[in-house]
Transfer RNA from Archaeoglobus sulfaticallidus PM70-1, 74 nucleotides, folded computationally. Model confidence (mean pLDDT): 83 of 100. RNAcentral holds the sequence, with entries from ENA, GtRNAdb and Rfam. A source record names the gene tRNA-Thr-TGT-2-1. It matches the Rfam family "tRNA". Rfam's curators write: Transfer RNA (tRNA) molecules are approximately 80 nucleotides in length.
RNA sequence: GCCGCUGUAGCAUAGUCCGGGAUUGCGGGGCCCUUGUGAGGCUCAGGUCGCCGGUUCAAAUCCGGCCAGCGGCU
Numbered sequence: 001g002c003c004g005c006u007g008u009a010g011c012a013u014a015g016u017c018c019g020g021g022a023u024u025g026c027g028g029g030g031c032c033c034u035u036g037u038g039a040g041g042c043u044c045a046g047g048u049c050g051c052c053g054g055u056u057c058a059a060a061u062c063c064g065g066c067c068a069g070c071g072g073c074u
Stems, first nucleotide, its partner, number of pairs: 001073007010026003020057001028044005050066005
C1' cells in the first nucleotide's frame, strides 16, 4: 500500500442480507415479598447505533469518505 471482517446503553449482545415501533441479559434506581438479609417478582431510567456526508417521505440498515480494532496478502 491492497483486501476482508468488526464498531449498537456502564459491560455483553439481537436487529443490518430484504429501509419504517432501537432488542435482550447483566449492572443501576424505585416498589413488593421477608422480623431482617439473600433469593424471587414488578417497574423505571440510561443510546449523537464509531465519525462526516450522500440517496430517500423516512437510514443502525443502502452508497461514498474517514477513524479505531482484528486478520490476510505484498